[in-house]
Molecule: transfer RNA
Organism: Nanobdellati archaeon
RNA sequence: GGGCUGGUAGUCUAGCGGUAUGACGUCGGCUUUGCAAGCCGAAAGUCGGGGGUUCGAAUCCCCCCCAGUCCA
Numbered sequence: 001g002g003g004c005u006g007g008u009a010g011u012c013u014a015g016c017g018g019u020a021u022g023a024c025g026u027c028g029g030c031u032u033u034g035c036a037a038g039c040c041g042a043a044a045g046u047c048g049g050g051g052g053u054u055c056g057a058a059u060c061c062c063c064c065c066c067a068g069u070c071c072a
Base pairs, nucleotide, nucleotide: 001071002070003069004068005067006066007065010024011023012022018055026042027041028040029039030038048064049063050062051061052060
């Protein structure tokens, strides 16, 4: 330098162009003498950055950044 894969909440992760999914964690409530476990609920996302296409983009196109991997 080139090819491929990936980047989504604190962490991990799903997501055919039409309200962003689940788990763990965090917070509150119930339960307990108390803690843990369990049950119920809530908060937390510039979807890596910029531009384009579209009525509408995490998703499609272009450029760039980061990580991994292969080739040279």